[in-house]
């Protein structure tokens, strides 16, 4: 790297440096951005995947609750939306699924 499993409509921003882009890539749309983008640094926070001498249920596997010291992750918009397939609809559009992607875990 590939593959496996789980999750993805919730939640959480300030300061300094920097100086024009950014929302992963392509296309279309929509949006953020000199009232300061990306990136870097410091601090803060969210969450609960790993996790816990904790509580409950269970024969067990496990599930639910509570917690947050540590390992990750994350802190505009559903993974911002669409692209492929199905269903409903006159249509606009809506719903479901696939694919892709992200994160974690175990493993190599």
């Nucleotide at each position: 790297a590939a593959a496996u499993c789980a999750u993805c409509g919730a939640g959480a921003c300030c300061a300094g440096c920097a100086g024009a882009g950014g929302g992963u890539u392509c296309a279309g749309g929509c949006c953020c951005u000199g009232u300061g983008a990306a990136g870097c640094u410091g601090g803060g926070g969210c969450a609960a995947c790993c996790u816990g001498u904790c509580c409950g249920u269970g024969c067990g596997a496990a599930c639910g609750g509570c917690g947050a010291a540590g390992g990750u992750g994350c802190c505009a918009a559903c993974u911002c939306c669409u692209g492929c397939g199905g269903c409903a609809g006159c249509a606009a559009u809506g719903c479901c699924g696939a694919g892709a992607g992200a994160u974690g875990a175990g493993g190599c």
Record summary: A computed fold for a 108-nucleotide RNA from a Vulcanimicrobiota bacterium, annotated as SAM riboswitch aptamer (S box leader). It was read from a public genome assembly, where an Rfam model found it. The coordinates come from a structure-prediction model, not an experiment, and the mean pLDDT is 83. Taxonomically the source falls in Vulcanimicrobiota (Bacteria, Bacillati).